[in-house]
């Protein structure tokens, strides 16, 4: 230097053809018990890495940037 991938909740992770952002997991309540645990119920959490553009609409499609893994010189 070149080229790929990957970035979404405190953590791991989906998210289909662009059309209200999800799971599990941990947190918090209450229910169960003499107590804790399991269990079960409800709920709390999001600027979808950043900046711009395409669009009636963008996490999702372009284009840069910024981490970070792999390749290859």
């Nucleotide at each position: 230097c070149g080229g790929a991938c990957u970035a979404u909740a405190g953590c791991u992770c989906a998210g289909u053809u662009g059309g209200u952002a999800g799971a599990g997991u941990a947190c918090u309540u209450g229910a169960c018990u003499g107590a804790u645990a399991u269990u079960c119920a409800a709920g709390u959490g999001g600027u979808c890495g950043g900046u711009g553009g395409u669009u009636c609409a963008a996490a999702u499609c372009c284009a840069c940037c910024u981490a970070g893994u792999c390749c290859g010189a």